[in-house]
Small-subunit ribosomal RNA from an uncultured prokaryote, 1526 nucleotides, folded computationally. The prediction has a mean pLDDT of 84. RNAcentral holds the sequence, with entries from ENA. It matches the Rfam family "Bacterial small subunit ribosomal RNA".
RNA sequence: GUUUGAUCCUGGCUCAGAUUGAACGCUGGCGGCACGCUUAACACAUGCAAGUCGAGCGGAAACGAUGGGAGCUUGCUCCCAGGCGUCGAGCGGCGGACGGGUGAGUAAUGCGUAGGAAUCUACCCUAAAGUGGGGAAUAACCUGAGGAAACUCGGGCUAAUACCGCAUAAUACCUACGGGUUAAAGCGGGGGACCUUCGGGCCUCGCGCUUUGGGAUGAGCCUACGUCCGAUUAGCUUGUUGGUGGGGUAAAAGCCUACCAAGGCAACGAUCGGUAGCUGGUCUGAGAGGAUGAUCAGCCACACUGGGACUGAGACACGGCCCAGACUCCUACGGGAGGCAGCAGUGGGGAAUAUUGGACAAUGGGGGCAACCCUGAUCCAGCGAUGCCGCGUGUGUGAAGAAGGCCUGCGGGUUGUAAAGCACUUUCAGUGAGGAGGAAGGCGUAUCACUAAUAUCCGAGCAGCAUUGACGUUACCCACAGAAGAAGCACCGGCUAACUCCGUGCCAGCAGCCGCGGUAAUACGGAGGGUGCAAGCGUUAAUCGGAAUUACUGGGCGUAAAGCGAGCGUAGGUGGUUUGUUAAGCGAGAUGUGAAAGCCCAGGGCUCAACCUUGGAACUGCAUCUCGUACUGGCAGACUAGAGUAUGGUAGAGGGAGGUGGAAUUUCAGGUGUAGCGGCGAAAUGCGUAGAUAUCUGAAGGAACAUCAGUGGCGAAGGCGGCCUCCUGGACUGAUACUGACACUGAGGUGCGAAAGCGUGGGGAGCAAACAGGAUUAGAUACCCUGGUAGUCCACGCCGUAAACGAUGUCAACUAGCCGUUGGGACUCUUGAAGUCUUAGUGGCGCAGCUAACGCAUUAAGUUGACCGCCUGGGGAGUACGGACGCAAGUUUAAAACUCAAAUGAAUUGACGGGGGCCCGCACAAGCGGUGGAGCAUGUGGUUUAAUUCGAUGCAACGCGAAGAACCUUACCAAUCCUUGACAUCCUACGAACUUACUAGAGAUAGUUUGGUGCCUUCGGGAACGUAGUGACAGGUGCUGCAUGGCUGUCGUCAGCUCGAGUUGUGAAAUGUUGGGUUAAGUCACGAAACGAGCGCAAACCUUAUCCUUAUUUGCCAGCACAUAAGGUGGGAACUUUAGGGAGACUGCCGGUGACAAACCGGAGGAAGGUGGGGACGACGUCAAGUCAUCAUGGCCCUUACGACCAGGGCUACACACGUGCUACAAUGGACGGUACAGAGGGUUGCCAAGCCGCGAGGUGGAGCUAAUCCCAUAAAACCGUUCGUAGUCCGGAUCGCAGUCUGCAACUCGACUGCGUGAAGUCGGAAUCGCUAGUAAUCGUGAAUCAGAACGUCACGGUGAAUACGUUCCCGGGCCUUGUACACACCGCCCGUCACACCAUGGGAGUGGAUUGCACCAGAAGUAGCUAGCUUAACCUUCGGGAGGGCGGUUACCACGGUGUGGUUCAUGACUGGGGUGAAGUCGUAACAAGGUAGCCCUAGGGGAACCUGGGGCUGGAUCACCUC
Repeated sequence: GUUUGAUCCUGGCUCAGAUUGAACGCUGGCGGCACGCUUAACACAUGCAAGUCGAGCGGAAACGAUGGGAGCUUGCUCCCAGGCGUCGAGCGGCGGACGGGUGAGUAAUGCGUAGGAAUCUACCCUAAAGUGGGGAAUAACCUGAGGAAACUCGGGCUAAUACCGCAUAAUACCUACGGGUUAAAGCGGGGGACCUUCGGGCCUCGCGCUUUGGGAUGAGCCUACGUCCGAUUAGCUUGUUGGUGGGGUAAAAGCCUACCAAGGCAACGAUCGGUAGCUGGUCUGAGAGGAUGAUCAGCCACACUGGGACUGAGACACGGCCCAGACUCCUACGGGAGGCAGCAGUGGGGAAUAUUGGACAAUGGGGGCAACCCUGAUCCAGCGAUGCCGCGUGUGUGAAGAAGGCCUGCGGGUUGUAAAGCACUUUCAGUGAGGAGGAAGGCGUAUCACUAAUAUCCGAGCAGCAUUGACGUUACCCACAGAAGAAGCACCGGCUAACUCCGUGCCAGCAGCCGCGGUAAUACGGAGGGUGCAAGCGUUAAUCGGAAUUACUGGGCGUAAAGCGAGCGUAGGUGGUUUGUUAAGCGAGAUGUGAAAGCCCAGGGCUCAACCUUGGAACUGCAUCUCGUACUGGCAGACUAGAGUAUGGUAGAGGGAGGUGGAAUUUCAGGUGUAGCGGCGAAAUGCGUAGAUAUCUGAAGGAACAUCAGUGGCGAAGGCGGCCUCCUGGACUGAUACUGACACUGAGGUGCGAAAGCGUGGGGAGCAAACAGGAUUAGAUACCCUGGUAGUCCACGCCGUAAACGAUGUCAACUAGCCGUUGGGACUCUUGAAGUCUUAGUGGCGCAGCUAACGCAUUAAGUUGACCGCCUGGGGAGUACGGACGCAAGUUUAAAACUCAAAUGAAUUGACGGGGGCCCGCACAAGCGGUGGAGCAUGUGGUUUAAUUCGAUGCAACGCGAAGAACCUUACCAAUCCUUGACAUCCUACGAACUUACUAGAGAUAGUUUGGUGCCUUCGGGAACGUAGUGACAGGUGCUGCAUGGCUGUCGUCAGCUCGAGUUGUGAAAUGUUGGGUUAAGUCACGAAACGAGCGCAAACCUUAUCCUUAUUUGCCAGCACAUAAGGUGGGAACUUUAGGGAGACUGCCGGUGACAAACCGGAGGAAGGUGGGGACGACGUCAAGUCAUCAUGGCCCUUACGACCAGGGCUACACACGUGCUACAAUGGACGGUACAGAGGGUUGCCAAGCCGCGAGGUGGAGCUAAUCCCAUAAAACCGUUCGUAGUCCGGAUCGCAGUCUGCAACUCGACUGCGUGAAGUCGGAAUCGCUAGUAAUCGUGAAUCAGAACGUCACGGUGAAUACGUUCCCGGGCCUUGUACACACCGCCCGUCACACCAUGGGAGUGGAUUGCACCAGAAGUAGCUAGCUUAACCUUCGGGAGGGCGGUUACCACGGUGUGGUUCAUGACUGGGGUGAAGUCGUAACAAGGUAGCCCUAGGGGAACCUGGGGCUGGAUCACCUC
């Protein structure tokens, strides 16, 4: 960051940090210091990695020098001389057990820490003693033989520091304490005397050798503690555990063996399985921890795989041996050879890891007296940005803010002082010249020590001598030249620093999480710009962190995951008061150890740093010793407050057994009685004339116990209910006495444990899974009805689970109260249906506190203590496999792969409910009139068409845009035609503009032609207009109303919608706005943590109804006068009217009701009475509602066309369907004649009078009127008469024919009207549905806009003028409150399961193949040990025969490989099969969420395509109503 509309919590996922032996992508200047096969302990070509000593020995193959000889080619070849330098091979010594590599094995024969005793130790140091005298062989060599080779065999000679006796010997070893046993080797240098076989002896020095003591070093052994995961591994063990005797080892020991005993280990995890070298350390982290064990250092293990010993001080031996096996190589096929996990290197594997380099100069190692030799240890170099560190890629100045790029609101902005330009510098790289340190030693030698010695030698010293560097063209320094040679990578939606344009259009793609992309993408790709890091930058992988998501530090469990169903009790854990003692825990101090390196601190050295180096600190640990004793523990003693026992009472559906009672149901028998009963929403199945139901009597049988009955009682829980008896458990209570911590909890274990179910045997009235039938339904495997079997009941035995719930483990202590109720006790009096107090239960409310909230709150979910159980995202899954239990059903224990970014809890606001309450509305009801049926008009759908232009589409589209399509309109179609354009601006040229006539064409248009030359002027020209040209541009009713503005519809004229600051709540939010009243109204008042305010309501505005006043023409005329055809005229201003101004109505007054309020009801007055009627006025918002075709507008698209012009056609089509209307169906009527009464409008391109003509539409005519004057213009229903007489009519007028009128350029497609004729359907309209509450409905006519003409439409006007409303149960819509919710795109919501398809992982599976392991048996190489018939044998002994001893061979024991059989574990695979998960819009239903339409859910059983249904018991995590209790 991410669950939600929003919130808080729980909880997972993800990110930011640090790190790496890394890899990959892009890029790459230099240097220093480090590091570099993590994979195949896979296989290895080639070279090197362990030799050395001639001062141990016999010697002389090679090389060299010297001398001699021969050949001659005169400087070469050959020969001779071990006499020299030296030295191959050999004997012998020392070393090849170190150094170097690797991590396969190993969970302890290992490692780490601390200890221990029963040991060995070559070379080295120190000390004591010795080093005498003999012997026999054998390599090499010579020779013979075999073999391809490797090599082997026979014969002969020879040496030693090789081998063997003898002597001597203790401080050594053995011992019976008498004694006995045991060694050696020489070599080299020098030399005065003496001796000599002339070799030497002898002396001395040095190096060796032998024995012994001690030391140092190294090694072996033992003990304690620590050292990964799994219990779906619970028992393991027979040399096993101990003892004795014997053997054996360097050494303790069952190490081995015989006998004896039966032990030993294990829940504090033995055994088994899996994984793994361990440590110092390293990475991370605040720490505690977690992860890790490259480089460096310590230990271990291994050396092709397995086994074995030999030699040796040391090995069971990386570059040794033997055997077996696999592999590779050689071979003459007989037989042989080999082991890079040494350094390089090769192949292979892999994402991936270097040179077949130089040198022994330094450090170290082996040998040697030494020189020296060897040394892939090591030191260096090479390769690699693999990491860390440092440096550079220039510096200053420079605004015309250049060009270019990008953006733009077109002004500019940005890149940007950046560049260019000017002035400087030269690190690094380059070229040239110089140049440290790493070197110490060695040889020699005056002198000193050893010595008889001036030799020799060793050590110290030194005037000496010649020298030793791989790196290395070193570091470093100087000079030269020139800005010259040196910047990239990732990112820019949020997290997370950094934004714009273009392209794309759910495509291509991105993505760590959320997510982005469907035509304006800051999220894809590119660009410009920016941000971050920088010779690197990103990505991937991995570890820790964040993650308090394993919680020791430091979490939880009522509802989020989580308290075992509930007791008893074992181990364990914990434990009251007090005294003494001890000192295990605990505290303090000291000593030893805790390797070095590393980390940390302080110095020092590389120019700095990394790095190196010196010192310190630290290493929190372990062990030993000493001290302390408060607390815990141990031991001993005491106590009574915890716990228990005895004793007196009390209440109780506590448990078990036996008996017994009445009501009711059913059945049976009988009586009475007759046609129905029963059942439901309505029915039917069913029962009944063979007599049911009903009713009465009797009998049988089983099960359950109404009322009492109560948030009453009892029990650990499950659970327990008529009454009586017997047996029995627990609780409470009173008073004393006793025991003396006996307690709490409780892993395993064990008894109990509803319902259903199972077994055996009974029983069976009612009820009732399954089943059957009837209904309902689209279906109905259900809900409803009629039947009905298991079962329900009893006995015995299993099962062991439930929403077994207070979803709350048990025990103990503490922490305000108030009100009920049950059982006991005490006290008081007023003795009661009393009061007060106190206990043990059981309920309600409530403070502090706690809680995410809801809520809990002395019966805690508060504050603490003890112990147990359990949890760690959702799904997969309480599933699979394995084990245990069960007769079965099944229970218990209990995963993983895979998949998602959520799943969940509480609360909030809405919306919704086939939830509730209150209220309103022509919403229903009560009425009146319609629609739906007919004909026509009109609109729409559909169809048709070249086109039938486009839009509107539930209410809220459909007589709508359109207040008016013959052309035009016009947007559509087919055809002709134009291209700066029909229209606008700018530029240039010409021309005034304009106009007459003719021709062609359908016209647009084209051609020809006539007239005309105007206005202003500073005389340059300018303005308007036309034509032509050029390009900028015009133009578009083309697309997007889902990019928009504006306008409009709708809910709805419904009464609502909000805000400020305050308060409450962690918060979303709430309060206000709710409540009890009232209203048309959130209207008003009262109350109230609310107080105010705004938009709405109302009022204000217009109109209408009454009156007054002012004014008086074109209106009016009461009275006066004239005149009559007429308010025509004089006049009047009273009336009507007109239009200005006022008045009036406000619940103001009275009575009643109401809380004294608001208000309501009734009344008076009044023209009008409770907003008087009507209108305009439409809150916050909803519907991505409608409109890009009114207009405006972003973006996209067209540009000789999607633009423009023109004539014709179309929008008027027509099987059909729907909406809205008109006219009717007639007598409340039609027709004819006569007679009245309006209002509001319009009129100069106009209304048009009188008169005349026409049957009429109309024509003619021209008066008047720019309108209270004139005209349109006769209002019609009505009224008064006449006629028609219920009929398809004297109703109705469609359709059609003929003839006309008017408008217009033109009535064919396609106008209206008139006359005559024609005379269709239709006789009041099915389901359904619409309007209307008063001057309303209904009915009647009139006018206007549009308009040349063309209304049955629309808008307006008046005339006549009703009926009904009990009421709010129901339908629809709305408002408020409340409730439930799994909905929030908000019920047109959400969502479950089967089936079908695709993909993925997984279980079972006849089996198959591998790995590993147990047991039993066979087998037995090499080797060691024992035994030994046979063969053989130098040293010693011998009586010379032989013996001692040895070897070979044989054999026994042990044992590797191998084999057979049978099990276990594990991996892979397998026809088929099971469920699971995920997928685009599939199919079937609708199970759940609201009372989800049958409340849901849990356990169990049966059934069914599927969700599911039904039975039994349980729960509330059920709505609503009623009752009871409080």